[in-house]
RNA sequence: AGGGUUGAUCCUGGCUCAGGAUGAACGCUAGCGGCAGGCUUAACACAUGCAAGUCGAGGGGUAACAGGAGAGCUUGCUCUCGCUGACGACCGGCGCACGGGUGAGUAACGCGUAUGCAACCUACCCAUAACUGGGGGAUAGCUUCCGGAAACGGAAAUUAAUACCCCAUAGUAUUAUAAUACCCCGCAUGGUAUAAUAAUUAAAGUUCCGACGGUUAUGGAUGGGCAUGCGUGCCAUUAGCUUGUUGGUGAGGUAACAGCUCACCAAGGCUAUGAUGGCUAGGGGGUCUUAAAGGAUGGUCCCCCACACUGGUACUGAGACACGGACCAGACUCCUACGGGAGGCAGCAGUGAGGAAUAUUGGUCAAUGGGCGCAAGCCUGAACCAGCCAUGCCGCGUGCAGGAAGACGGCCCUAUGGGUUGUAAACUGCUUUUAUAUAGGAAGAAAAUGUUCUACGUGUAGAGCACUGACGGUACUAUAAGAAUAAGCAUCGGCUAACUCCGUGCCAGCAGCCGCGGUAAUACGGAGGAUGCAAGCGUUAUCCGGAUUUAUUAGGUUUAAAGGGUGUGUAGGCGGAACUUUAAGUCAGUGGUGAAAUCUUUCGGCUCAACCGGAAAACUGCCAUUGAUACUGGAAUUCUUGAGUAUAGUUGAGGUAGGCGGAAUGUGUAAUGUAGCGGUGAAAUGCUUAGAUAUUACACAGAACACCGAUUGCGAAGGCAGCUUACUAAGCUAUUACUGACGCUGAUGCACGAAGCGUGGGGAGCGAACAGGAUUAGAUACCCUGGUAGUCCACGCCGUAAACGAUGAUUACUCGUUGUUGGCGAUAUAUGCAGUUGGAGACUAAGCGAAAGUGAUAAGUAAUCCACCUGGGGAGUACGAUCGCAAGGUUGAAACUCAAAGGAAUUGACGGGGGCCCGCACAAGCGGUGGAGCAUGUGGUUUAAUUCGAUGAUACGCGAGGAACCUUACCAGGGCUUAAAUGCAGAACGCAUACUGUGGAAACAUGGUAGUCUUCGGACGGUCUGCAAGGUGCUGCAUGGCUGUCGUCAGCUCGUGCCGUGAGGUGUUGGGUUAAGUCCCGCAACGAGCGCAACCCCUAUCUUUAGUUGCUAGUGAGUAAUGUCGGGGACUCUAAAGAAACUGCCUACGCAAGUAGAGAGGAAGGCGGGGACGACGUCAAGUCAUCACGGCUCCUACGUCCUGUGCCACACACGUGCUACAAUGGUAGAUACAGAGGGCAGCUACUCCGCGAGGAGAUGCGAAUCUCAAAAGCCGGUCUCAGUUCGGAUUGGAGUCUGCAACUCGACUCCAUGAAGCUGGAAUCGCUAGUAAUCGCGCAUCAGCCAUGGCGCGGUGAAUACGUUCCCGGGCCUUGUACACACCGCCCGUCAAGCCAUGGAAGCUGGGGGUGCCUGAAGUCGGUGACCGCAAGGAGCUGCCUAGGGUAAAACUAGUAACUGGGGCUAAGUCGGAACAAGGUAGCC
Repeated sequence: AGGGUUGAUCCUGGCUCAGGAUGAACGCUAGCGGCAGGCUUAACACAUGCAAGUCGAGGGGUAACAGGAGAGCUUGCUCUCGCUGACGACCGGCGCACGGGUGAGUAACGCGUAUGCAACCUACCCAUAACUGGGGGAUAGCUUCCGGAAACGGAAAUUAAUACCCCAUAGUAUUAUAAUACCCCGCAUGGUAUAAUAAUUAAAGUUCCGACGGUUAUGGAUGGGCAUGCGUGCCAUUAGCUUGUUGGUGAGGUAACAGCUCACCAAGGCUAUGAUGGCUAGGGGGUCUUAAAGGAUGGUCCCCCACACUGGUACUGAGACACGGACCAGACUCCUACGGGAGGCAGCAGUGAGGAAUAUUGGUCAAUGGGCGCAAGCCUGAACCAGCCAUGCCGCGUGCAGGAAGACGGCCCUAUGGGUUGUAAACUGCUUUUAUAUAGGAAGAAAAUGUUCUACGUGUAGAGCACUGACGGUACUAUAAGAAUAAGCAUCGGCUAACUCCGUGCCAGCAGCCGCGGUAAUACGGAGGAUGCAAGCGUUAUCCGGAUUUAUUAGGUUUAAAGGGUGUGUAGGCGGAACUUUAAGUCAGUGGUGAAAUCUUUCGGCUCAACCGGAAAACUGCCAUUGAUACUGGAAUUCUUGAGUAUAGUUGAGGUAGGCGGAAUGUGUAAUGUAGCGGUGAAAUGCUUAGAUAUUACACAGAACACCGAUUGCGAAGGCAGCUUACUAAGCUAUUACUGACGCUGAUGCACGAAGCGUGGGGAGCGAACAGGAUUAGAUACCCUGGUAGUCCACGCCGUAAACGAUGAUUACUCGUUGUUGGCGAUAUAUGCAGUUGGAGACUAAGCGAAAGUGAUAAGUAAUCCACCUGGGGAGUACGAUCGCAAGGUUGAAACUCAAAGGAAUUGACGGGGGCCCGCACAAGCGGUGGAGCAUGUGGUUUAAUUCGAUGAUACGCGAGGAACCUUACCAGGGCUUAAAUGCAGAACGCAUACUGUGGAAACAUGGUAGUCUUCGGACGGUCUGCAAGGUGCUGCAUGGCUGUCGUCAGCUCGUGCCGUGAGGUGUUGGGUUAAGUCCCGCAACGAGCGCAACCCCUAUCUUUAGUUGCUAGUGAGUAAUGUCGGGGACUCUAAAGAAACUGCCUACGCAAGUAGAGAGGAAGGCGGGGACGACGUCAAGUCAUCACGGCUCCUACGUCCUGUGCCACACACGUGCUACAAUGGUAGAUACAGAGGGCAGCUACUCCGCGAGGAGAUGCGAAUCUCAAAAGCCGGUCUCAGUUCGGAUUGGAGUCUGCAACUCGACUCCAUGAAGCUGGAAUCGCUAGUAAUCGCGCAUCAGCCAUGGCGCGGUGAAUACGUUCCCGGGCCUUGUACACACCGCCCGUCAAGCCAUGGAAGCUGGGGGUGCCUGAAGUCGGUGACCGCAAGGAGCUGCCUAGGGUAAAACUAGUAACUGGGGCUAAGUCGGAACAAGGUAGCC
């Protein structure tokens, strides 16, 4: 680079992943070898063994062993002898201060680096010089005795030394004295050299005579000690620390300098460049990572330091304040005879404990190294090896070639087949690393030593030979047989390589981030397959990286986090021009150092590699030295342009104090005057007949200053506004006279700083709190009436604001246009100057910017200084500190939690935002619904069942265009199980069917009679068996198809171009116009598509053609009458083809498109009327019950048959209708005119019968022929306003028809009955013309019909529209947005519940450190030392100091805590509705 904030975009910004690494751990797995590594935790406790001894050539000696000699005899035993080899314990020497372990402490000269010591030491080793004489007394051991459990101790006697002491000798040693040189050296104290005098101190022997030792001195080497510069964590919520502290003098002390220690004197020393305090930590070479710079780390190896149970102390020694030494104190463990003792694995193994976790109580001194020794040699858990562990790195192997019937099996699919596993296997051939077996078999070994020889000098040097291997019979080599002995782990949604099936069903689970899982999961679990790595693979933890996400390289601060409220100014940082000098920074050369290992390069050794070795380079650093001098710095001298001063002028609401003014308001007094005033959306509270409001006059009070007034002016900011006076500050302009860098910035500090607080005044208006009235579900609000603090003044506090230009100060530079304000200049008298200069504005180029924007008043290009930021929340909170009267301010975290939070812009959607426009949307009208009765649908209830679906608009006379049975899916009961249909295969049979019994409600069960064809192959039929069935069961949120709605609204898009980083925009916006994104004009757009319109159908006019069943003018015939008949095509009509309408013409307006006109003409006029036709899409809209279909599900039932119920129930509620309430009507009579349809199991003329539904006959017609077949209307009659001659429900009776059957549950007829209802509350629906209203007719379904429904048809035939303010819906543009599931959105706070971390808190319990007082071991030092000793010295006593202990008061820090505070998190809790739109009272500080 990637993922993830969004509907999408660009940013900002955090989170996360891919990489590398590890002393790792865990899970699964495991063939071999090489090289490395292996208690990161409890510096916790340790059983057992080992890890430091050696020297007899220092000594006295002889406990053990061996040899020898001797003695006794039991003849293989005992005893004796230090005689020999050797050697326990002891004296003595050297070593034990090395090697090995650990990292507790330590923030320090501890470490690193570079220096210094003229301020020092150094055993063993080397070199040089000299010496090694004499004497003395002890003591351990041994012996004897005593005490004790032991550890061990005591006494007596006796003994040696390379143990100890004394004397001698000595100077190149030490000290003292005073000199010389200094033209010998050094930065200084000083050092060195030379010579003189005085004093003091040495030694050890062994001996084989070779040698090894001893003493003194000097030098070297090695190792140390001390001092110094620089570097080396975090916290300022640690700011002051210090009394031996800082320095001096003197003394002591040390190997040595030094307050190292002491006495006295002085009062210093350290600190913002971080003292002091707290927390953490061994440091380095290096290691990991990284492009580098950095960051992290310090295990193994090397160097240094520190420590050795904890604390203290010294002794010995060259060296220790000593890991396997001592003493003391403490804790712990062990032994004990209870008196007292012993111990220290952070050596190697090992044990327990802790822990996620880390090995054998191994072998050898063969090599390397160390100690002792003359040496042989001894010792060496250092070391070398082996063992355990995939802990890591490296290497090898688990076979290779051929082999397609692409086998079996598995898995998947569109499944008679295909794909994949897969050349994989089988099978054939080949090879043998490794493992196994057998055989051979190293290097590491050369010294020392012994021996032989050579050179010179009985010894040294050299040469030859001999001896020595833990590892190890190992590495390696050869042979043998045989594919034989050897593959797993993780992953497969994206990032990220790799996909399907089954199971599960927000369950179980996964998850690094985003996120998967709610019945079709590539994300869970399993399987098949695939991918990656491979003796390993994953996970977890940690570090670096990616992260330019702390930015030195290399970031930012208008709006994302971030400019301090403003000034002044200290420290600091930075700083104009010229010249001279210096050489600190800087640059270059040289020298020293930068240990080795590591890294890099190269060469080499193990078969390669890891690993190891040689060489080179590097170690980017530090120090010293020499040089250079541009720049920076230091020093000196000048300069004027930065800065300041002066003079003259000018500007302004700049500041402080005083005085004055008018208008308004309020109050008071007086007057006029009368019933209201006031207030609001509407009201009320309030005021008013005690006279208000209003009006007039006078008086008083406080506060604020209309007009001017403005993108105006002034001020550092806050802020400043009537006029005027005084005082005062500042800017600007001109002159260029003076000073001469005096400058810029500015941590801490200081000052100012709206509002707010305190005290005292003042108080007109306004007005928190408060009271009342309203509003409201509530209203602690918005509105109204009052009203205290306050607002005003003086003084004192506070110190903060969205203190904003959300933009720090200063300086320089960088195109233009245009007004405005303050000066100046020149023309010259009102202008204009390409004039000049200081401000305050607008637009804009380049540039910048994520964009919005900014753009000489920069957010551009640069420079200097300051301030600030580093995901959101927790939180500007807690604690601490500090300031304040308080409120509170300043400083300012963490735990925990989230994967976002955020900025700008885009497209939508939305707004109780705006503009324009449209629609029976409102308005204007007409008629309804809502009230009644009934019909019908729905909800609810009921029920065995009341089958199912449809549910705002867009369900509810809807699916259903016909539920008595059937339908039917529901319920009850009774039956069937391949079953209702079809096909195939097989088997037996002769049936099927018809008639007729029995049981039964039927289905069904069970009988009787009759009953095939044939070419004998079979056909046909049912029965049985098998295979395919069946389901109105679920999922409309898996689907197809169909449909509703927005909406017949005018929209929805594309190609190319252009603009924009991009989402996207433009086009499609704008100005007009239209029913219309319809058309015109303009335009970075030009075109195009789906929609609109048109093309299609019906209808309105005409023409042509045709003329039956239609028509019948003229003509003929006929009838009671009728196109009835001959004829006719004129007309109507029928049904085919055409014509016709296009703003075409005229007038007016207009650029055009177009609009207007009772315009002309015309049947029709501006879309003529109606229909069909429904863009991109929305609603997971509706339908799995029309149909189709994936998946799931039932299979003697959720299938199927039958009978009877039910779908028609009925306190109720709603929708849609019908009929009415009547006189524009009812009733009875008479009379006229349609269209579109239907008709043979049909429509039926006509006749007869019945009051009627209808019945009985009969005729025509499969229909322009016959038939069903009109009503309102018109005419006159009656009723006369009543519950009626309105209305017809309900009920009784009698019937008709259909049908197997009208009980539940049909329609119709007649007679009788005659309910509610007198025009319908809130509310609500339809309709703009042949429309509403009203009147009838037909059809589908259908045996019949619950049809008042639906779909059509014609008859009669209105009213109104001013207009677009409002309601609803829609379109376009614009605006705001925290919405995008898109306002049915988002979202805030309290309360209630659960969980989590945290603050406070009476108290309780620890911890480390400091202080005061008391006590004080061991021990050094000091004093003393009458006792011991010849002496050296010592015992003893005593003083100071101190570890530790005790005690007291305080501070700090941690844990815990009744109770308490807020915070965070948690699908569906409560109350409201604060914010986002003008969020419904603009929001915010």
Predicted 3D model of a 1485-nucleotide RNA (small-subunit ribosomal RNA) from an uncultured prokaryote.
Rfam family: Bacterial small subunit ribosomal RNA. Its family is annotated with structural constituent of ribosome and ribosome in the Gene Ontology.
Its mean pLDDT, the model's own confidence on a scale to 100, is 83.